[in-house]
Large-subunit ribosomal RNA, domain IV from a metagenome, 353 nucleotides, folded computationally. Its mean pLDDT, the model's own confidence on a scale to 100, is 87. The full RNA is in RNAcentral, with records from SILVA.
Context: one part of a larger RNA
RNA sequence: CUCUCAUAGGAACUCGGCAAUCUAACCUCGUAACUUCGGAAGAAGAGGUGCCUCGGUAGGGUGAACGGGCCUGCGCCCGCGAGCCCGAGGAGGUUGCAAAAAAAUGGCUCUGGCGACUGUUUAGCAAAAACACAGGACUCUGCAAAGUCAUAAAAACGACGUAUAGGGUCUGACGCCUGCCCGGUGCUGGAAGGUUAAGGGGAGAGGUCAGCGCAAGCGAAGCUUUGAACCGAAGCCCCAGUAAACGGCGGCCGUAACAAUAACGGUCCUAAGGUAGCGAAAUUCCUUGUCGGGUAAGUUCCGACCCGCACGAAAGGCGUAACGACUAGAGCGCUGUCUCUGAGAGGGGUACG
Numbered sequence: 001c002u003c004u005c006a007u008a009g010g011a012a013c014u015c016g017g018c019a020a021u022c023u024a025a026c027c028u029c030g031u032a033a034c035u036u037c038g039g040a041a042g043a044a045g046a047g048g049u050g051c052c053u054c055g056g057u058a059g060g061g062u063g064a065a066c067g068g069g070c071c072u073g074c075g076c077c078c079g080c081g082a083g084c085c086c087g088a089g090g091a092g093g094u095u096g097c098a099a100a101a102a103a104a105u106g107g108c109u110c111u112g113g114c115g116a117c118u119g120u121u122u123a124g125c126a127a128a129a130a131c132a133c134a135g136g137a138c139u140c141u142g143c144a145a146a147g148u149c150a151u152a153a154a155a156a157c158g159a160c161g162u163a164u165a166g167g168g169u170c171u172g173a174c175g176c177c178u179g180c181c182c183g184g185u186g187c188u189g190g191a192a193g194g195u196u197a198a199g200g201g202g203a204g205a206g207g208u209c210a211g212c213g214c215a216a217g218c219g220a221a222g223c224u225u226u227g228a229a230c231c232g233a234a235g236c237c238c239c240a241g242u243a244a245a246c247g248g249c250g251g252c253c254g255u256a257a258c259a260a261u262a263a264c265g266g267u268c269c270u271a272a273g274g275u276a277g278c279g280a281a282a283u284u285c286c287u288u289g290u291c292g293g294g295u296a297a298g299u300u301c302c303g304a305c306c307c308g309c310a311c312g313a314a315a316g317g318c319g320u321a322a323c324g325a326c327u328a329g330a331g332c333g334c335u336g337u338c339u340c341u342g343a344g345a346g347g348g349g350u351a352c353g
Base pairs, nucleotide, nucleotide: 001346002345003344004343005342006341008339009338012337017334025049026048027047028046029045034039036173050094051093052092053091054090059086060085061084062083066079067078068077069076070075095099107332108331109330110329111328112327113326114324115323119131120130135171136170137169138168139167140166141165147157148156174319175318176317177316179249180248181247184246185245186242187241188240189239190238193237194236195235199231200230204226205225206224207223208222211218212217250268251267252266253265254264277311278308289305290304291303292302293301
């Protein structure tokens, strides 16, 4: 290291019954809540099991030969029934510590959480409550579709499909439901006005230079540099719609004939102030909240309360039978997990020879 056995006790071990026992096959009886009526269920819980005799018995399957009928087909029907095969239940007896005598072969129950389920996943520390899922919803797309790949190419997928189709996003069986807010951001629609690019436009200005002038200076045409008004889309501003789009869903003060509390009132702010349901929760800091249950004793657990630091309705809310190598608590059975260790077998190592 791998096993075997163990007095008394039986989870006192420990984060936790981790590990190891227990259980186990077949037949018969029996089987609750709950339930989507399928299940739950092998629920749970009991009993039986070898061999011999009656006796290969009762019974069942197959069915030769024979007999009869229809009748002539190398056919059909009925009866009897050899042989072969399968084979209980019961009674009596009998051996052993033990009869599913070996091996192999479910421990069970109760109550929560999460996820409906079967599936999928971190090849090599995570199998799960994560992913997926059927179902639901929104949205895009009229076909050379949207979308994807790609060099703004060709080609291809989508699809030899056509809105009961295809793409994207969210939710996640089923049941009951899914409240209010469009002020911000996004998306969709609108077009009156404001703003606005390239471009158009060319007023005006500068340089140069004929010419004019004594000079200062003025200065046509051309060339050249520059350039105001005005015209100029989408977008933005603007106006609406839209939350199973991103998101959001208040504060203070007073008030009832004990006290407490506040159905009620006042006021400020907001786009609107959290509806139903749930709630110390996989969410509760204070907190081992308080009460009840379970225990002799319970920071966990179950049921309530509601003061929700900081639940809440498809980042869905609340339930839910079935299911789960999930997770939390409890019980029965069982045990070397432990009180508390001991004995033995085999393998390996080391030391000595």